[in-house]
RNA sequence: AAGCAUUCUCAGGGCGGGGUGGAAUUCCCCACCGGCGGUGGGAGGGCGCACCCUCAAGCCCGCGAGCGCAACGUGCCCCGUUUCGGGGCGCUUGGUCAGCAGACCCGGUCAAAGUCCGGGGCCGACGGUUAAAGUCCGGAUGAAAGAGAAUGCGC
Numbered sequence: 001a002a003g004c005a006u007u008c009u010c011a012g013g014g015c016g017g018g019g020u021g022g023a024a025u026u027c028c029c030c031a032c033c034g035g036c037g038g039u040g041g042g043a044g045g046g047c048g049c050a051c052c053c054u055c056a057a058g059c060c061c062g063c064g065a066g067c068g069c070a071a072c073g074u075g076c077c078c079c080g081u082u083u084c085g086g087g088g089c090g091c092u093u094g095g096u097c098a099g100c101a102g103a104c105c106c107g108g109u110c111a112a113a114g115u116c117c118g119g120g121g122c123c124g125a126c127g128g129u130u131a132a133a134g135u136c137c138g139g140a141u142g143a144a145a146g147a148g149a150a151u152g153c154g155c
Base pairs, nucleotide, nucleotide: 003153004152005151006150007149008148009147010146016030017029018028019027031135032134033124034123035063036062037061038060042055043054044053045052046051058122059121066100067099068097069094070093071092073091074090075089076088077087078086079085104120105119106118107117108116126138127137128136
C1' cells in the first nucleotide's frame, strides 16, 4: 500500500411567457431539468513525447429510491363456518425476488463511433389536486445507489 473492521459526514434538478376554461405551474403552443458506479476515439492540465492527473453519456452496461410481488410474521375490520378457511386496509421483513423500473435514430469523420461533430427525435415511480403533473403538494427532518473522512488491524 492492497484488503478487512468500526464510527462519522455528505449524497437531486426543473413551469418563465402565452392560449382555452368556472377551475389547469396538471390540457394546448413556446420553455425548463437530468441521481450514482462503469465504459468512453472528447476537453483541459502537469511538459513538447512517453507517462500521469482532472472533467466528460438522461435514452451504451449496471445500480438506487418508489410501485408491485412474496412471507411461516403481525394489528384492525369484513365474509363464511361445527371446525378448517377466505377477503380488505395497514405495519414489519425480504430486496429483484412475477412484473413496472423509462427513452435514439439519421448524416459526417475515422481502422474502429453506443460515447466525438452536426441534425432531428424520445423518456421520466406512487398518492393528492376546483382539470389529466418529470417541474406544485405529500410520504420525506425518510430511505438509498454511492462518495469521502477518522480510528484500529494489516507489511
Background: This is a predicted structure of a 155-nucleotide RNA (FMN riboswitch aptamer (RFN element)) from Sulfitobacter sediminilitoris. The source organism's lineage runs through Bacteria, Pseudomonadati, Pseudomonadota, Alphaproteobacteria and Sulfitobacter. Of the family's consensus pairs, 100% are formed in the model. The coordinates come from a structure-prediction model, not an experiment, and the mean pLDDT is 77. The sequence was found by an Rfam model in a public genome assembly.